This is a predicted structure of a 73-nucleotide RNA (transfer RNA) from Brevibacillus panacihumi. Lineage of the source: Bacteria > Bacilli > Caryophanales > Paenibacillaceae > Brevibacillus.
[in-house]
RNA sequence: UCCUCGGUAGCUCAGUCGGUAGAGCAAUCGGCUGUUAACCGAUCGGUCGGCGGUUCGAGUCCGUCCCGAGGAG
Repeated sequence: UCCUCGGUAGCUCAGUCGGUAGAGCAAUCGGCUGUUAACCGAUCGGUCGGCGGUUCGAGUCCGUCCCGAGGAG
């Protein structure tokens, strides 16, 4: 320098052919229990890596940049 994959909640990851973004764990509160753990219920959670563009509408498509992993020279 070039190629491929990845960047989404505190963490690990989903997200279909573009249509108002979810799960598990964690945290908080409650139930249960003599207490803790376990179990059950609820709540809390996000400017989807940045900036532009296309579109009525972008996590998703296009351009460029940044970060991480792998590969080629």
It matches the Rfam family "tRNA". Rfam links the family to the GO term triplet codon-amino acid adaptor activity.